Description:
This is a predicted structure of a 72-nucleotide RNA (transfer RNA) from a Candidatus Melainabacteria bacterium. The sequence is in RNAcentral, with records from ENA. Its Rfam family is "tRNA". Rfam's curators write: Transfer RNA (tRNA) molecules are approximately 80 nucleotides in length. Taxonomically the source falls in Candidatus Melainabacteria (Bacteria, Bacillati). The coordinates come from a structure-prediction model, not an experiment, and the mean pLDDT is 83.
[in-house]
RNA sequence: GCCGAUAUAGCUCAGUGGUAGAGCAACGGUUUUGUAAACCGUAGGUCGUCAGUUCAAGCCUGACUAUCGGCU
Repeated sequence: GCCGAUAUAGCUCAGUGGUAGAGCAACGGUUUUGUAAACCGUAGGUCGUCAGUUCAAGCCUGACUAUCGGCU
């Protein structure tokens, strides 16, 4: 230099253009002499950035940024 993949909750990851989800973690409650476990509930997201397409974008298109991989 060229090519590709990835970027969504604190972490690991789903999400087929039409109200953003799960598990773990956190917080509260039940239970226990107490802790853990179990069960119930709550909170937590400008979906990497900037534009474009569309009635509508996490999803499609372009550029950029970061990380990882390949080729030279």